[in-house]
Molecule: small-subunit ribosomal RNA
Organism: Hordeum bulbosum
RNA sequence: AGAGUUUUAUCCUGGCUCAGGAUGAACACUCGUGCCAUGGUAAACACAUGCAACUCGAACGGGAAGUGGUCUUUCCAGUGGCGAACGGGUGACUAACGCGUAAGAACCUGCCCUUGGGAGGGGAACAACAACUAGAAAUGGUUGCUAAUAGCCCGUAGGUUGAGGAGCAAAAUCAGAAACCCCGCCCAAGGAGGGGCUCACUCUAAUUAGCUAGUUGGUGAGGCAAUAGCUUGCCAAGGCGAUGAUUAGUAGCUAGUCCGAGAGGAUGAUCAUCCACACUGGGACUGAGACAUGGCCCAGACUCCUACAGGAGGCAGCUAUGGGGAAUUUUCCGCAACGGGCGAAAGCCUAACUGAGCAAUGCCGCGUGGAGGUGGAAGGCCUAUGGGUCGCCAACUUAUUUUCUUAGAGAAGAAACAAUGACUGUAUCUAAGGAAUAAGCAUCGGCUAACACUGUGCCAGCAGCCGCGGUAAGACAGAGGAUGCAACCAUUAUCCGGAAUGAUUGGGCGUAAAGUGUCUGUAGGUGGCUUUUCAAGUCCACCGUCAAAUCCCACUGCUCAACCCUGGACAGGCGGUGGAAACUACCAAGCUGGAGUAUGGUAGGGGCAGAGGGAAUUUCCGGUGGAGCGGUGAAAUGCAUUAAGAUCGGAAAGAACACCAACGGCGAAAGCACUCUGUUGGUCCGACAGUGACACUGAGAGACGAAAGCUAGGGGAGAAAACGGGAUUAGAUACCCCAGUAGUGCUAGCCGUCAACGAUGGAUACUAGGUGCUAUACGACUCGACCCAUGCAGUGCUAUAGCUAACGCGUUAAGUAUCCCACCUGGGGAGUACGUUCACAAGAAUGAAACUCAAAGGAAUUGACGGGGGCCCGCACAAGCGGUGGAGCGUGUGGUUUAAUUCGAUGCAAAGCGAAGAACUUUACCAAGGCUUGACAUGCCGUGAAUCCUCUUGAAAGGGAGGGGUGCCCUCGGGAACGUGGACACAGGUGGUGCAUUGUUGUCGUCAGCUCGUGCCGUAAGGUGUUGGGUUAAGUCUCGCAAUGAGCACAACCCUCGUGUUUAGUUGGCACUAUGAGUUUGGAACCCUGAAGAGACCGCUGGUGUUAAGCCGGAGGAAGGAGAGGAUGAGACCAAGUCAUCAUGCCCCUUAUGCCCUAGGCAACACACGUGCUACAAUGGAUGGGAUAAAGGGUCGUGAUCUCACGAGGGUGAGCUAACUCCAAGAACCCGACCUCAGUUCGGAUUACAGGCUGCAACUCGCGUGCAUGAAGCAGGAAUCGCUAGUAGUCGCCUAUCAGCCAUACGGCGAUGAAUCCGUUCCCGGGCCUUGAACACACCACCCUUCACACUAUAGGAGUUGGCCAUGUUUGAAGUCAUUACCCUUAACCAUAAGUAGGGGGAUGCCUAAGGCUAGGCUUGUGACUGGUGUGAAGUCGUAACAAGGUAGCCGUACUGGAAGGUGCGGCUG
Repeated sequence: AGAGUUUUAUCCUGGCUCAGGAUGAACACUCGUGCCAUGGUAAACACAUGCAACUCGAACGGGAAGUGGUCUUUCCAGUGGCGAACGGGUGACUAACGCGUAAGAACCUGCCCUUGGGAGGGGAACAACAACUAGAAAUGGUUGCUAAUAGCCCGUAGGUUGAGGAGCAAAAUCAGAAACCCCGCCCAAGGAGGGGCUCACUCUAAUUAGCUAGUUGGUGAGGCAAUAGCUUGCCAAGGCGAUGAUUAGUAGCUAGUCCGAGAGGAUGAUCAUCCACACUGGGACUGAGACAUGGCCCAGACUCCUACAGGAGGCAGCUAUGGGGAAUUUUCCGCAACGGGCGAAAGCCUAACUGAGCAAUGCCGCGUGGAGGUGGAAGGCCUAUGGGUCGCCAACUUAUUUUCUUAGAGAAGAAACAAUGACUGUAUCUAAGGAAUAAGCAUCGGCUAACACUGUGCCAGCAGCCGCGGUAAGACAGAGGAUGCAACCAUUAUCCGGAAUGAUUGGGCGUAAAGUGUCUGUAGGUGGCUUUUCAAGUCCACCGUCAAAUCCCACUGCUCAACCCUGGACAGGCGGUGGAAACUACCAAGCUGGAGUAUGGUAGGGGCAGAGGGAAUUUCCGGUGGAGCGGUGAAAUGCAUUAAGAUCGGAAAGAACACCAACGGCGAAAGCACUCUGUUGGUCCGACAGUGACACUGAGAGACGAAAGCUAGGGGAGAAAACGGGAUUAGAUACCCCAGUAGUGCUAGCCGUCAACGAUGGAUACUAGGUGCUAUACGACUCGACCCAUGCAGUGCUAUAGCUAACGCGUUAAGUAUCCCACCUGGGGAGUACGUUCACAAGAAUGAAACUCAAAGGAAUUGACGGGGGCCCGCACAAGCGGUGGAGCGUGUGGUUUAAUUCGAUGCAAAGCGAAGAACUUUACCAAGGCUUGACAUGCCGUGAAUCCUCUUGAAAGGGAGGGGUGCCCUCGGGAACGUGGACACAGGUGGUGCAUUGUUGUCGUCAGCUCGUGCCGUAAGGUGUUGGGUUAAGUCUCGCAAUGAGCACAACCCUCGUGUUUAGUUGGCACUAUGAGUUUGGAACCCUGAAGAGACCGCUGGUGUUAAGCCGGAGGAAGGAGAGGAUGAGACCAAGUCAUCAUGCCCCUUAUGCCCUAGGCAACACACGUGCUACAAUGGAUGGGAUAAAGGGUCGUGAUCUCACGAGGGUGAGCUAACUCCAAGAACCCGACCUCAGUUCGGAUUACAGGCUGCAACUCGCGUGCAUGAAGCAGGAAUCGCUAGUAGUCGCCUAUCAGCCAUACGGCGAUGAAUCCGUUCCCGGGCCUUGAACACACCACCCUUCACACUAUAGGAGUUGGCCAUGUUUGAAGUCAUUACCCUUAACCAUAAGUAGGGGGAUGCCUAAGGCUAGGCUUGUGACUGGUGUGAAGUCGUAACAAGGUAGCCGUACUGGAAGGUGCGGCUG
C1' cells in the first nucleotide's frame, strides 16, 4: 500500500466481498510447564445454610465465675458513648447541573490541627433487677428499688437581634496522698478535609411544532445551614421554541480502552473519581452527616412460621443453590502484610484485603531434544517403468539434562529491642537417574503461501466473493506430499480500518443517483473604496487548572519477557493577566465605480378590455341536372330516384386567423401571431443631474403556472376519448374506414402536475479569435439608400487554451475563482405503505421498513442483426428452352413389420449417399450347432518332417480310424521350415464415446476477402493502413490521404482444346504404278501421332477519362480484351460428418460383446418423401436399304471365321500382350413404302408357358431369349428444378467394380444442335460504406404483463390481548406541618397549688403512595378475510418495448380493455 467481482473486450460511476488489528468472548479438535492478569455481558430473576459492624468495665449500677475471707482477676445482659452515612455490591432509573471541564457567592461541618477562655451549686427519674401477670411465638403489661460522661434547674462568662421591652447558652470525670502529666467536657476564632447551592457546553427522531397557570416576574409573609416560586396572599401577563421548545425512543457519566497516517469512528469489563439504587412505591425519625435500608413506619407483591388470635423476611456484601443461557470459578486459609471501627492501652472485629484452589480466558517466557549418519534401508505415494519423493527422516553411533522423578539444604516478604508468616517446607540451591514425561490445528482454483493420484458423476457435497461438481474435478471425499501458525489452531459473533462508500482535512449534481416549473421576498449567510475609534473574533507572551492510574521517554526489581517501581515530558481544552492592531466585526466620518431615481428616445405575436374583417368548413332554402357518391392496400358499413354527389344564387352559426414567417421578436417561466382603438408592465440605447452600498442569495412564506380533469351558467361549426358499425386478423377490446358524445371555445371558481428540458439554480469578476442576425448610438462617405469603422444589449454557428469517463462544453462555459440556496449516496421493493397537510373529487405534497439481488447504470469500441439507407455482384429475378410434382416401373430414405429386417448419413450442405456392383461369401444382424492361448502375432516346453490318400459320423464346422512318406544342414550334441499337444504372459472386439482426439471431408465460396511490422491517433478496448474519387471478374489497378511497407488469398506459373513452324515417320497417312485389298515398293508435301518452340500484350490506332488506371470502337490476326475448359479453395464459422477406411486416449467383454460353421435376414409392405427410366405418340411408330465418330478395354482375357438355333445362345478356335487383332453393330440421320388420330401398328407394366447363361447352389433372391397376355397413362393442382454457346435439349458408344447381375446408377466419349438476356423494381444469397440498438449462446437474440402453482416478508382488517403515559373524579395508609382545647397525665422548673407552662393521646385541615370508576394517547402480540410486492431449470395466453421492433418512442392527464396495452389532448427528442 491494495485486490476480486457488471462487459465479447474497454474506460467510468457504483455497490458487494477479502487481506489487518482487537475482545470480560463462545464453540470444535488438541493439550507439557511457569509467571502475571482476568472470570454471571443474559433474569435489578428467586434465594436454603454459614459468615460480612462492632467496640469501650479507664462513663454507670449490677450479675456470674474464682478465693477460707478481705479482696483480686476475668467474662457479661442492661444504661451510656463513638461508629454503623465508611468500606463492599450493582447499573434498574436518569437526556438531568447527573457527569466532565472551567468559574462563582448567599452557606454548614462530628472526629483532627492551631489559638484564647472556662468547668460553681442543686435536685428529680428510668432501664437492668425483684414480685405478679398476658401470649404458641414474636413481644409485652402492672407494682416496687437504683447509678452515671443519661436527663433537668440556678449562677457566671461571652455574644446576637432590637428604639424599647423581652428572649436565647455549658459542664464529667479517670489515676494518684498531692503536684506535674495524660484522656475527656463547654464557649469563641481560624485551618485542613468533606458537603450543600448557582452559571456555560453534552445521543437520535419534525411521519413529535407549538409548550407552560406556580407557569415568568414583582411585592408582603413563611421556610431553610444558605440563595431562590422553595411555599403562600396580592398584582402584572409573562416565560420557552426551527440556533429545535414540548413529546417519544435509547443510555449511568468520565479518566480511559480498541481501531485509524491523521482528522475521526466505536466503546465505557477489570483499575480509579463522581452519580443513582438497595424486593416495588411513599414517608419521616435520629444524627455533624441519611430521607439510611446487613435502622424505623405504612401500602403492595412474594416466601416462611403458627396453637389461626397473630407474627417473621429481603445476598445488586463473600462463598454456595435453583433458574435462564452459547457462556463465567471454592459453601477454602488468614488477619502475617496494607487499610478501617472502637478503646488510654493490651486488644477485639474486619468475606475490605492478603493468599491459595478451578478455567489455555488473555499476555509473556521455556520445552517436547542436539551432533554425526546413504550402497538413499523397509514401507507409503507418484511414474514416461528409466526413476522420483517422504529423506539423514528413521534405524545406528555419540554427547547433554532445561523440564521430569527421588533425596538433601532452604530464604525474603517482619514495619530502628523482642515477639509475630495464612501463603509454605513455597521460591531458590545441590546430588543421583535416564532421551528419558511432553505436537497439534487449519489450508493448498484466483484473491492467498502451498499439487499430483484415486473415488464420485449437477449425485454426494463445497462456498468469504467470483464460483466448483453433468466420466479424465489442482475447487467435493480419501490417502500421499506441501504451506502457514504453534500449546495452540480454525470457525462464529461484534467494533474500527481498508471506505475519499456522508468527503472539515477529502466527493458530487448536462447524459451515471442528484438543479425546486418560474419569480417576489422574511429570517439567516455573504458583501465596494478611503480614514478613525475599539479590541469581540485573530495573533503573541506569561500564570492557574485539566486527581491518581493509563499512553510516550528514561531508569530500577523479578535469570529474560509479560508484570512492577521511580522520575520526566509534549500537544490540546478551559479560565485569567498583559500586549499587537494587518484582516473580519462594532463605532464614527466621508467617496462613487455596485444599485436605484429623474430626463430624451427606439423596437416588440408582453398583458387586459372593446370594436371590426375576409377566406374556408358545415347546415338550411331555392334553381339546373339525373345515377351514382364516398372511402380503401383492396373493400364494406354509410349517403342516394322521398333526387344524393356535382354546379349556381341566398341565408345562418361557431371556431381558427393562409401568404408575410426567419436560425427573427417579446415575456420570470407557463406562453404570446388577422386588423384597429383604449389602457398597462418590463427591457435596451444616449447624455450624465440627484441619492450614497440602499447590494447578492434566500430555509419557511407568497404569487403565477401547458394539457387533461372538476363545479355552475350559457355556447357548440370542425375535428374528436368513450360508445356503435364495417373491414383486417388465428383472435383484433388496435392500427384503416363510416358515424359519433363528453370535452375542446366563453364567463366565474378549483386543481398545481409534465421529457414544466439547455435534462445545465442565481449573482459577480477574469480568460485567443473568426463569422452571421436583431435593437440602438456615433463616425466616415453619399443627392439618397447600401457598403465601411467603433461601442453597448440580445440571439446563433465555428474554434484555441482549459475541463470532461467519454460524448462533448468552450466570453450565452460543463474553463478559472468567490458567495448563497436546492438536491444525491447500489438496484429492486417504491415515489409504494402508514401517519399528517392540502383538494369537491381525481389526486398532489411529505415519505419509510421488512424482504431480495451482486449487480443496476453512463459513454465509447468491435462484431452479428434490422419488415434502416446507399453502391455492387451472382441462371438471383426477369426473357427463354427443357423438366420434376399426375401414370407404370427402377432405386434410396422414413414409417411399420420381423427372430433379424446390421450400422452410419437427416434443411441448404441426408435420401442412385458410405455401396466402383448383398444368391453363398461379402456380413457387421438373427436362429441352431460347436471352440476356449483361440481364425491371427511373439516368447517357452514336448512331439512329429512336411505334404498326400482312403473309410466312417455329421447339415457343415468338427470328431473317429487306417494307409503312404521319413526330406534339408550338421562339429552327430543338435538346428531351420512346417504340423501337432501343453502351461502362462497375451491375442481378439465393425463393443461405447466424432461432445476426449489425429488424419480427412463437406459448407459459406473460386465469394474477395483475412492479417502483420514500424509509425501516428485514442486513458483504453481499439482505430489508421484496408476509408475516399475513379476502375476491375478481383483489397485488380490508379489518384488522393498519417501513413509507409509486407504476408496469406486474387492473378500468373501447370494440364487439355483451338493456329502456324521445326523435327521424327511405325503398326498410322499419301501420289504414281502394280493389286482383290495402302497389300507390296517408293517418298515425307498433306491427314495423323509424339516432342520442341512460336503466338495475345490494350502491343498499334481513334474517341473518352484527371495527359492516370481503365473503358468503347477499329485494323491486323487462327484466336481480342481472363481465347474456352480443368486442377488449384485464404482466415474464420457450423462442438457440421466420420472411433464402421485407418490411427488413437479412456471405459467395457474375456468358456464371450472373441472365433468357426449351416440356414435365414439386409430384398418384408397399408403408406409418405427424394432421385431417375419409359411413356402418353405422326417433329411419331413399325419395316427395307444407305452413311459418318471419339474415347476406352482385353491372356484364368478378347474372341474373328465357319456352323447349329426364330432367338438368348451352343460347337469350332484364326489373330492379338495391341496406332497391327478383337470387343465393334454406332444411334439419332438420309432414301423408299405402311399406319391416319384411335387407349391405336401409341405405351409397355403385369402374368402364363417354354428355353438359354453364369455359378457348389438361381426357392426366398440373378440376367438374357421366344411365344402369348396388353394395366395405368391422352401433357400432369399448389408448388418447384436445371441451363447463357458448341451451352440447353436430343442421340448413341465405352470403362471401373464384376463368376453372373437387379446399371434406368456413377464416371467418361463423341454425333446433332437451339432460343433468350429490355433490365436490376421485386424474391434468394453474397461483398463494401453508413445508421440504430436494451443483441454478444449474437434476431432461432433479448424481453413485458395477466392467469395457474409453491414459499417468504409486509399493508389493511370486524376485533381481541398485554404494557406504558396520563385526564377527570373518588377513597385516602403512614407521616411532616397547621388548627383544635375533646381526653389523659404531671418527677425535676415556675408556682397563686389552680394551671392557657410541659408531656402523651384523640379529632380536624392541607399535601399525598397504592387502589376504584372513567374520557383518552402511545405501543407489543394475535386475527377470519382482503390487497399488492418479492423469489422460484424447463406451465398457460398473447407479443407491449429494444432495428423505422413492423402503428416511432416516452412524459403528464382522462376514458377504456383478459393481459401486456389502446385511443384522445398538450408537450419532449433520449